[in-house]
RNA sequence: ACCUUAUCAAGAGUGACGGAGGGAACAGGCCCUGUGAUGUCCGGCAACCUGUGGCGUGGCCAUAAGGUGCUAAUUCCUGCGGUGUGACCGAAAGAUGAGGA
Numbered sequence: 001a002c003c004u005u006a007u008c009a010a011g012a013g014u015g016a017c018g019g020a021g022g023g024a025a026c027a028g029g030c031c032c033u034g035u036g037a038u039g040u041c042c043g044g045c046a047a048c049c050u051g052u053g054g055c056g057u058g059g060c061c062a063u064a065a066g067g068u069g070c071u072a073a074u075u076c077c078u079g080c081g082g083u084g085u086g087a088c089c090g091a092a093a094g095a096u097g098a099g100g101a
Base pairs, nucleotide, nucleotide: 002100003099004098005097006096007095008094013042015041016040017039021032022031023030026079027078028077029076043071044070045069048067049066050065051063052062053061054060055059075093080090081089082088083087
């Protein structure tokens, strides 16, 4: 890099460092940002896998020690298709987990 599958409307700092862009890629929007963003550390959130405990045990609940993940805006919105078209539904793409080859 590829395949399968589940989830993607909730949640998460008045901290430290650091100094310029950032919001996946392309296009169009719209935003965030020296009242210091993106990032790193710490903290936190969550509960996919493991662990542990419980139960009315094809599983469910609790916990949060380990492995990930996440921590502006729905995956920030649109891009393709459909419909009862200021909207909704689905797809594609993407992200994350767990398997597989």
Annotation: This is a predicted structure of a 101-nucleotide RNA (SAM riboswitch aptamer (S box leader)). The prediction has a mean pLDDT of 85. The sequence was found by an Rfam model in a public genome assembly.